RNA sequence: UGAGUCGGCCGGGUGAUCGCGGCGCGCCGUACCGCCGCCACGUGUGGGCAGGCGGGGCGCCGAGGAAAGUCCGGACUCCACAGGGCACGGUGGUUGCUAACAGCAACCCGGAGCGAUCCGCGGGAAAGUGCAACAGAGAGUAGACCGCCCGCGCAUGCGGGUAAGGGUGAAAGGGUGCGGUAAGAGCGCACCGGCGCGCGUGGUGACACGAGUGGCCAGGUAAACCCCACCGGGAGCAAGGCAAGAGCCCGCGCCACUGGCGAGGGAUGUCGGACGCGUGAGGCUGCCCGCCCAGUCCGAAGGUCGCUGCUUGAGGCGCCCAGCGAUGGGCCGCCCAGAUGGAUGAUCGCCGCCCGGUAACCCCGGGUACAGAAUCCGGCUUACAGGCCGGCUCAUUCG
Numbered sequence: 001u002g003a004g005u006c007g008g009c010c011g012g013g014u015g016a017u018c019g020c021g022g023c024g025c026g027c028c029g030u031a032c033c034g035c036c037g038c039c040a041c042g043u044g045u046g047g048g049c050a051g052g053c054g055g056g057g058c059g060c061c062g063a064g065g066a067a068a069g070u071c072c073g074g075a076c077u078c079c080a081c082a083g084g085g086c087a088c089g090g091u092g093g094u095u096g097c098u099a100a101c102a103g104c105a106a107c108c109c110g111g112a113g114c115g116a117u118c119c120g121c122g123g124g125a126a127a128g129u130g131c132a133a134c135a136g137a138g139a140g141u142a143g144a145c146c147g148c149c150c151g152c153g154c155a156u157g158c159g160g161g162u163a164a165g166g167g168u169g170a171a172a173g174g175g176u177g178c179g180g181u182a183a184g185a186g187c188g189c190a191c192c193g194g195c196g197c198g199c200g201u202g203g204u205g206a207c208a209c210g211a212g213u214g215g216c217c218a219g220g221u222a223a224a225c226c227c228c229a230c231c232g233g234g235a236g237c238a239a240g241g242c243a244a245g246a247g248c249c250c251g252c253g254c255c256a257c258u259g260g261c262g263a264g265g266g267a268u269g270u271c272g273g274a275c276g277c278g279u280g281a282g283g284c285u286g287c288c289c290g291c292c293c294a295g296u297c298c299g300a301a302g303g304u305c306g307c308u309g310c311u312u313g314a315g316g317c318g319c320c321c322a323g324c325g326a327u328g329g330g331c332c333g334c335c336c337a338g339a340u341g342g343a344u345g346a347u348c349g350c351c352g353c354c355c356g357g358u359a360a361c362c363c364c365g366g367g368u369a370c371a372g373a374a375u376c377c378g379g380c381u382u383a384c385a386g387g388c389c390g391g392c393u394c395a396u397u398c399g
Stems, first nucleotide, its partner, number of pairs: 001395010012351007020062006027055003032052002034049003037045002039042001064370001068381002071379005076236004083289004088232005093107005108122001109120004123227002128225002130221002145166002147162006174192006193217002195214003199210004240308003248266003252262004270300006280293001282292003315334001318331005352368006
């Protein structure tokens, strides 16, 4: 210099004007509600208070790397604490990390690449069962289409042997050689390869290496059934909790009646009906055991808000320590959305970046991605204009 490979990060900046949501603190207004006071105790009130309410101001904060898909895992909440067995579902090299995981890290094995590096749904096919299109004689107890050999026959051929050679196929049941034979064949032997068995050395382990032994030669498929090991109760923030005091709904009552006032009920509750209350409906996971338990089902009217859960958390920044690393520990010290008619925006100027007009600058025009919280975290996957940084490898040249 060129080619390649892996990883990390950013994802517009700035100013002005007008707005939106949350929290905090002042200011102004209001006696309608609320609270306090007072009394003749009432459906009382020329009393007080600014908590609610209304207005306006200041300060701080206000989407993401994926907030997305809702695919895994957890926290949290409730379910009659959810026990045992079967069934069902999930995971699958090893060792670690973690709250947990189907995630991550390091390593192992197999494959690709000169290499950095990449790819692998990576337990078991020697427990059993099943499956394999087309072609082919034959597809897993091998197999005889051609060929080869033997016998018979004048002969096209018939009978037998044979897996060395040919052909088919994704795949044809180890390879090379020697012996052997009618021709052949692990049929025998030597070497090589694979597998099994027991052993040694190294490693926590997956596994690696070594030597021995058995002619054992055993193909593929488990994202087919199945076997092995481990894990799994269900539903989900519309979970769940509080409140009938103001606003809302429903009857009822009273009054001075377009309305007002009072008391009560409604937030899965009310009213009516049917069945049932231990010889039992129902529930706890589909079934069994076991257990729980007084309600369950149908119909009618009503079913409107509010508050909470709610955002401080396996949280984030920086530094130090341990570890190859994922990660863990310590110190410092930060608060960083909480909407629900669903805020986080709009317009303009300048700058940055990209494209075009140009050979180029100035200049002019256009563009500036994917997308967007909704209980919260850890992952995975998918989408994404443009840009920045770093490690490593190979080739070439020069010193």
Bacterial RNase P class A from Corynebacterium capitovis DSM 44611, 399 nucleotides, folded computationally. The source organism's lineage runs through Bacteria, Actinomycetes, Mycobacteriales, Corynebacteriaceae and Corynebacterium capitovis. The gene name in the source record is rnpA. It matches the Rfam family "Bacterial RNase P class A". By type it is a ribozyme. Rfam's curators write: Ribonuclease P (RNase P) is a ubiquitous endoribonuclease, found in archaea, bacteria and eukarya as well as chloroplasts and mitochondria. The coordinates come from a structure-prediction model, not an experiment, and the mean pLDDT is 76. The RNAcentral record of the sequence draws on ENA.